Predicted 3D model of a 692-nucleotide part of an RNA (large-subunit ribosomal RNA, domain II) from Proteiniphilum sp. Its mean pLDDT, the model's own confidence on a scale to 100, is 83. The RNAcentral record of the full RNA draws on ENA.
Context: one part of a larger RNA
RNA sequence: ACCUACGAGUUGCUUUUGUUGGCGAGGUUAAGUGUUUUUUCAGGCACGUUAGCCGUAGCGAAAGCGAGUCUUCACAGGGCGCUAUAGUCAGCAUGAGCAGACGCGAAACCAAGUGAUCUACCCUUGAGCAGGCUGAAGUUUCCGUAACAGGGGAUGGAGGGCCGAAUCGGUAUACGUUGAAAAGUAUUCGAAUGACUUGAGGGUAGGGGUGAAAGGCUAAUCAAACUUGGAGAUAGCUCGUACUCCCCGAAAUGCAUUUAGGUGCAGCCUCGGGCGAUAUCCUUACAUGAGGUAGAGCCACUGAUUGGAUGCGAGGGCUUCACCGCCUGUCAAUUCCAGACAAACUCCGAAUGCGUGUAAGGUUUUCCCGGGAGUGAGGGCACGGGUGCUAAGGUCCGUGUCCGAGAGAGGAACAACUCAGACCAUCGGCUAAGGUCCCCAAAUAUAUGCUAAGUUGGUUUAAACGAAGUAUUGCCGCUGAGACAGCUAGGAUGUUGGCUUGGAAGCAGCCAUUCAUUUAAAGAGUGCGUAACAGCUCACUAGUCUAGUGGUGGUGCGUGGACAAUAAUCGGGCAUAAGCAUAUUACCGAAGCUGUGGGACGUACGUUAUGUACGUCGGUAGGGGAGCAUUCCGGAUGCUGAGAAGGAGUGUUGUGAGGCAUUCUGGAGCGUUCGGAAGCGAAAAUGUAGGU
Numbered sequence: 001a002c003c004u005a006c007g008a009g010u011u012g013c014u015u016u017u018g019u020u021g022g023c024g025a026g027g028u029u030a031a032g033u034g035u036u037u038u039u040u041c042a043g044g045c046a047c048g049u050u051a052g053c054c055g056u057a058g059c060g061a062a063a064g065c066g067a068g069u070c071u072u073c074a075c076a077g078g079g080c081g082c083u084a085u086a087g088u089c090a091g092c093a094u095g096a097g098c099a100g101a102c103g104c105g106a107a108a109c110c111a112a113g114u115g116a117u118c119u120a121c122c123c124u125u126g127a128g129c130a131g132g133c134u135g136a137a138g139u140u141u142c143c144g145u146a147a148c149a150g151g152g153g154a155u156g157g158a159g160g161g162c163c164g165a166a167u168c169g170g171u172a173u174a175c176g177u178u179g180a181a182a183a184g185u186a187u188u189c190g191a192a193u194g195a196c197u198u199g200a201g202g203g204u205a206g207g208g209g210u211g212a213a214a215g216g217c218u219a220a221u222c223a224a225a226c227u228u229g230g231a232g233a234u235a236g237c238u239c240g241u242a243c244u245c246c247c248c249g250a251a252a253u254g255c256a257u258u259u260a261g262g263u264g265c266a267g268c269c270u271c272g273g274g275c276g277a278u279a280u281c282c283u284u285a286c287a288u289g290a291g292g293u294a295g296a297g298c299c300a301c302u303g304a305u306u307g308g309a310u311g312c313g314a315g316g317g318c319u320u321c322a323c324c325g326c327c328u329g330u331c332a333a334u335u336c337c338a339g340a341c342a343a344a345c346u347c348c349g350a351a352u353g354c355g356u357g358u359a360a361g362g363u364u365u366u367c368c369c370g371g372g373a374g375u376g377a378g379g380g381c382a383c384g385g386g387u388g389c390u391a392a393g394g395u396c397c398g399u400g401u402c403c404g405a406g407a408g409a410g411g412a413a414c415a416a417c418u419c420a421g422a423c424c425a426u427c428g429g430c431u432a433a434g435g436u437c438c439c440c441a442a443a444u445a446u447a448u449g450c451u452a453a454g455u456u457g458g459u460u461u462a463a464a465c466g467a468a469g470u471a472u473u474g475c476c477g478c479u480g481a482g483a484c485a486g487c488u489a490g491g492a493u494g495u496u497g498g499c500u501u502g503g504a505a506g507c508a509g510c511c512a513u514u515c516a517u518u519u520a521a522a523g524a525g526u527g528c529g530u531a532a533c534a535g536c537u538c539a540c541u542a543g544u545c546u547a548g549u550g551g552u553g554g555u556g557c558g559u560g561g562a563c564a565a566u567a568a569u570c571g572g573g574c575a576u577a578a579g580c581a582u583a584u585u586a587c588c589g590a591a592g593c594u595g596u597g598g599g600a601c602g603u604a605c606g607u608u609a610u611g612u613a614c615g616u617c618g619g620u621a622g623g624g625g626a627g628c629a630u631u632c633c634g635g636a637u638g639c640u641g642a643g644a645a646g647g648a649g650u651g652u653u654g655u656g657a658g659g660c661a662u663u664c665u666g667g668a669g670c671g672u673u674c675g676g677a678a679g680c681g682a683a684a685a686u687g688u689a690g691g692u
Base pairs, nucleotide, nucleotide: 001692002691003690004689005688006687011099012098013097014096015095017093018092019091020090021089022088023087026054027053028052032047033046034045035044036043037042058065059064068080069079070078071077102240103239105237109230110229111228112227113226114225120204121203122202123201124200125199126198127197128196129194131163132162133161134159138155139154140153141152142151143150167191168190169189172187173186174185175184206222208218209217210216243627244626245625246624247623248622253266254265255264256263257262267375268374269372270371271370272369273368274367281362282361283360284359285358286357287356288355289354295348296346297345302342303341306338307337308336309335313331314330315328316327317326318325378403379402380401381400382399383398384397385396386395387394408419409418410417423598424597425596426595428594429593430592434588435587436586437573438572439571443585445584446583447582448581449580450579456575457574465560466559469557470556471555472554473553474552475551476550477549478548486544487543488542489541490540492517493516494515497511498510499509523538527536528535599617600616601615602614603613604612605611628681630678631677632676633675634674635673636672637671638670639669646665647664648663649662650661651660652659653658
């Protein structure tokens, strides 16, 4: 891992509502007793009835009174009742309560016991430690001293001494890691006469022991051992919870909560009953209301605020002995003019939406009573906002929608984006979004433009800004009295203007009545250039040439700007359209709509032909309904050695759970129907046991 078996809403009592039945202003017995039937298990009848319980009356704390009663001084007022009579017993179903109460699951707590054959420490009694080295005290001898002291040699054999086997340990590395081993092996390393190691016997016991202390050890278990019991502890938590079909179908919100992943009430779902229409809801029109948002405005307030005019007042300056007075590159009140801001400003002020009423159309809900729930983590998108960075697949509200609980088509792929809501079948048809060169169903469609960048081919990669890209549309100039571009020629004189300067001559800089003359025209000079001149060139003019030329706006499509980490790309191939824009026609395209056939449900008609018509039939949590199958029991009725159950196949049938027939196997029991009762259905629980 698979297969097989087992494996979770049960049972008792009390009670609620519904339903079926009995009796009914009544209903009903309990423990128990008697009698009777039966093979047994068990059952029938009667008593228990002058019990008790529920109901037929309530009010009051109560005494009590009673269609009333309580409060009270009250014949007042007020509260609860009466003036509508149905209950009760039993069966079944549903929910609740008390019990383990759908099943499995803690870590823990308590009690009583069992453990020191492991290990910690202690007690008693034993045992063990190759070999080598060092050489303390003491003793002795010699020297030495006044005597001591001191020194040398010898002897001696001390030490938690040294090296190193046994023994004890476990430093480092490698291997091992479903191991040879639930702690080892190899090499290496520490202690090795000691606080050493070890045998045997004994002691200390669970909030206790023991501990050279690591929360260590206390039998592979230790921040409180193990065994049994309380015990099915408790678990607002996790997981699991078993056959089918049909109808409806949520919520992720509000308030409260030692509350926030729980719960209560309400909201939303379902089922039964009731009322039942000028009722509900929607759309349109009309009428009538409330309102302070968007916008707008601000000499209409509150606040904020820019420029200008005026300049109270202040500061500064001048003047004066002082007062007065004068001035101002400063600040600035008030007033005026213009501009302009606000969620917590408003002189104003919509559209929508909302309330009420009327009318028409559509719809079949709404409301009341009762049984059962689930939900109370929501999420994306669009719009209106708060918060944040006008960040987030962020967060918090509002309105809507979808996903959630929604399949199908499109979007390359993709819960919520677009289209569209799947009862079933169909090798019929039409369409939606979106598409029609190939992948890939359908136009290599039509018409007119644009793009030259593979731009692009559905903005999800782009901006500010830059540019004689190109198409188109305006406006303003010049131009047959010849423009624009090119070419030829001229481009002069006073003068090197004045100043400045070392120099300054059109061209470093400053000044300006930048003037005047000759001219077809020519600046006291447009740019290069020189130290300064020179030189080149432009403006300007003529000739030549010949028909357009220059400037400035708008729009479309393009261009640069353009940088990311493993191989790129429009989904791909590819495409100059198969790109972009406008218009048109055809086609494809879904579970949409429709044709044909079939099923279920509801309503209406109809009167039964279960018929016709219309409508409905996505679905999680959840509510309701109808069934299938298993085992056993009772009544009735069958099959079976001419082969039961079971097993392995085949065929057939039902919407399905399933049923039926038949073949082989098997070798003794088993069905059908009407009822009843459950140890009644497995794929999941890191489920349990067995097998492979």